RNA sequence: UUAAGGAAGUUUGGCACCUCGUGCGGCAACGCACGUGUAAAACUGGGUGAAUUGCUGGAAAGCUAAGGGCGAAAGCCUACGCCAAUCAGCAGCGAAGCCGCGAAAGCGGAACGUUCAGAGAUCAGUGGAUUACCACAACUAGGACCGAAGCCGGUCCGAAGCGCCCAGCCCCCUAUGGGGUGAAGAUAUGAUCCGAUCUGCCGGGAAACCGUCAG
Numbered sequence: 001u002u003a004a005g006g007a008a009g010u011u012u013g014g015c016a017c018c019u020c021g022u023g024c025g026g027c028a029a030c031g032c033a034c035g036u037g038u039a040a041a042a043c044u045g046g047g048u049g050a051a052u053u054g055c056u057g058g059a060a061a062g063c064u065a066a067g068g069g070c071g072a073a074a075g076c077c078u079a080c081g082c083c084a085a086u087c088a089g090c091a092g093c094g095a096a097g098c099c100g101c102g103a104a105a106g107c108g109g110a111a112c113g114u115u116c117a118g119a120g121a122u123c124a125g126u127g128g129a130u131u132a133c134c135a136c137a138a139c140u141a142g143g144a145c146c147g148a149a150g151c152c153g154g155u156c157c158g159a160a161g162c163g164c165c166c167a168g169c170c171c172c173c174u175a176u177g178g179g180g181u182g183a184a185g186a187u188a189u190g191a192u193c194c195g196a197u198c199u200g201c202c203g204g205g206a207a208a209c210c211g212u213c214a215g
Stems, first nucleotide, its partner, number of pairs: 001014004018037001020035006043168006053091006062082002067078004092114003098109004118194001120193004125136004142157006169182001171180003198215003202211003
């Protein structure tokens, strides 16, 4: 920090940083892996918001206990049954940028993203300049409801980077060329919705749970 559980607290699992140790790489700062344990801390500004498809392989904790085992019995243990925090692979696709080719249009490549929310939908300002600048704008973008019978009016909710890119700054190292650190959270973070969540009938199932429908 995230998920589960719980009246709450304690608790359980995953991820991250830090102390110390070992191994590998490096001139070093440091990086990676495994173990160990003790607190605290983890920068600023700007740009970009596109793609969002088709598949595949794993998974802790938690729930249930048919079968199996123990028991005189009540019960207890047990997942190949569920659910799922999450870890990935292939193909396709992708904004601003980076590298290469090209006169240019463009093409190719790498990284990263998408796939990967609760099934999912929408929102990352607008205009100018074309380089990191200027102006306006949150009474906005977006969404829900009501009215009118037209394209408007009213009411309510209400805005997000931790991704990628550019620049700067702090500290550290240096073979003086330059390099390193500045965490994680996004498998939905913020917000508005919603087919999720909640309740009920029915069906499947031993149960947990799953599915259709309705509220």